[in-house]
RNA sequence: AGCAGGCCAAACGAUCGCUCGUAUCUUUGGUUUUUCAUAGACGCGGGAGGAAAGUCCGAGCUCCAAAGGGCAGGGUGCUCCGUAACCCGGAGUCGCGGCGACGCGAAGGAAAGUGCCACAGAAAAGAUACCGCCCUGUGUGAUUUGAGCUCUGCUCAUGUUCGCGGGGCAAGGGUGAAAAGGUGUGGUAAGAGCGCACCAGUUCCUCGGGUGACUGGGGAAGCUAGGUAAACCCCACCCGGAGCAAGACCAAAUAGGGGAGCGUUUGAGGGCGGCCCGUCCAAGCUUCCGGGUUGGUCGCAAGAGGUAUUGGGUAACCAAUACCCUUAGAUGAAUGAUCGUUGUUCCGUGGAGGGUGACCGAUACGGAAAACUGAACUCGGCUUAUGGCCUGCU
RNA sequence: GGGCCGUUAGCUCAAUUGGCAGAGCAAGGGACUCUUAAUCCCUAGGUUGGAGGUUCGAUUCCUCCACGGCUCACCA
Numbered sequence: 001a002g003c004a005g006g007c008c009a010a011a012c013g014a015u016c017g018c019u020c021g022u023a024u025c026u027u028u029g030g031u032u033u034u035u036c037a038u039a040g041a042c043g044c045g046g047g048a049g050g051a052a053a054g055u056c057c058g059a060g061c062u063c064c065a066a067a068g069g070g071c072a073g074g075g076u077g078c079u080c081c082g083u084a085a086c087c088c089g090g091a092g093u094c095g096c097g098g099c100g101a102c103g104c105g106a107a108g109g110a111a112a113g114u115g116c117c118a119c120a121g122a123a124a125a126g127a128u129a130c131c132g133c134c135c136u137g138u139g140u141g142a143u144u145u146g147a148g149c150u151c152u153g154c155u156c157a158u159g160u161u162c163g164c165g166g167g168g169c170a171a172g173g174g175u176g177a178a179a180a181g182g183u184g185u186g187g188u189a190a191g192a193g194c195g196c197a198c199c200a201g202u203u204c205c206u207c208g209g210g211u212g213a214c215u216g217g218g219g220a221a222g223c224u225a226g227g228u229a230a231a232c233c234c235c236a237c238c239c240g241g242a243g244c245a246a247g248a249c250c251a252a253a254u255a256g257g258g259g260a261g262c263g264u265u266u267g268a269g270g271g272c273g274g275c276c277c278g279u280c281c282a283a284g285c286u287u288c289c290g291g292g293u294u295g296g297u298c299g300c301a302a303g304a305g306g307u308a309u310u311g312g313g314u315a316a317c318c319a320a321u322a323c324c325c326u327u328a329g330a331u332g333a334a335u336g337a338u339c340g341u342u343g344u345u346c347c348g349u350g351g352a353g354g355g356u357g358a359c360c361g362a363u364a365c366g367g368a369a370a371a372c373u374g375a376a377c378u379c380g381g382c383u384u385a386u387g388g389c390c391u392g393c394u
Numbered sequence: 395g396g397g398c399c400g401u402u403a404g405c406u407c408a409a410u411u412g413g414c415a416g417a418g419c420a421a422g423g424g425a426c427u428c429u430u431a432a433u434c435c436c437u438a439g440g441u442u443g444g445a446g447g448u449u450c451g452a453u454u455c456c457u458c459c460a461c462g463g464c465u466c467a468c469c470a
Stems, first nucleotide, its partner, number of pairs: 001394008010342007018047005024041003028037003049372001053383002056381005061243004068277004073239005078092005093107001094105004108234002113232002115228003130173002132169008141161003145157005181199006200224002202221008247298004257289006269281003305324008344369006353360002395469002397464005404419004413450001421437005443459005
């Protein structure tokens, strides 16, 4: 300088408060007492978190019918375990990053199909030819060499080059994020997996290791097939919807008012949520106008709970035994404030002492700082915010 | 508490199979006018809320955050 893991969320005392429970006393009321409710006093006991947060997943619980079938829709996506369940965790496989400790990975399928790949480029997917390479035709083009003749020139043959046309090639150039395996050699008019050797990959066969993902060895096929699925989609598996303002009960309130539309077995509408089927209920339903109550109790604090030991397992985790517990339950919403002492960290003064030196620095004194943030039905995770300490490793 | 939605220029909004981010108003300059307004012409102005990922390429697709809104009319 970094990497990984673990722990804490300052302690004690005093004073003043808040909230819940409870014992006693007092006030008021029901009903005279027991008793119940209400208010107050005093005593005792409890009173936020590692993330209570974001609400990103998964459940419990409650209601909708007991949650049915199909389509649509959504989610997950290497393997094996763990778990009540999971977009979670553990251990591994493969790939990538890092010198390393180690970290990260939405990591099935692109040889089922469809779509897209801007600009540039010849061509963006069983393709194509701009420059280029080669063969060939042609030209009253230019020119080399040779031969002939009627010799200041003409004709024929030949080679080079240029223009135009036909054909072959994909090696090279150039474009791009990406160009249809790579290197070498043979081959050819020029070339090319066209043939061969080696290398890389794919598919298939086979022999080992592993529960498996996968991996090691051998062989065959010139098979070379672009990328994108956090594009549609295919494959495998999973998912009914809403949420404690769920929901249940008590009390209070009122007139179950008026208008419009649909419907009463040819069944509206509701359970039902995006649709259909099926099933159940079914005489009322929808909408507009107007009016009333908007209080209390339960849900709600013992739970997939915590701690310790032992055993199993690499681990996540599981099992057994013992112990602990209203150890927060508020509802405009409590859990706080001040002071003192001690501790932690930092700064300053000071300097014992250490070091060749730069420098480091004990006791002491003075001062400052202490983060992120707060339950709201409850758990298991993830993610994010954040102060400090410790251990191991590079 | 639960649930849902949004964020693009100073303001209000666009941007579709992912391919150069635009419009109106406002701002600045010029023309017209005696001057102003109106009108016409020109110009500037963007970390598409932030960070990361997929992709050749992201306003757009995915993940995590931040901020804001729905507040008798999203709910009992």

Two RNAs folded together computationally: RNase P RNA and transfer RNA, 470 nucleotides in total. Its mean pLDDT, the model's own confidence on a scale to 100, is 76. Rfam match: Bacterial RNase P class A.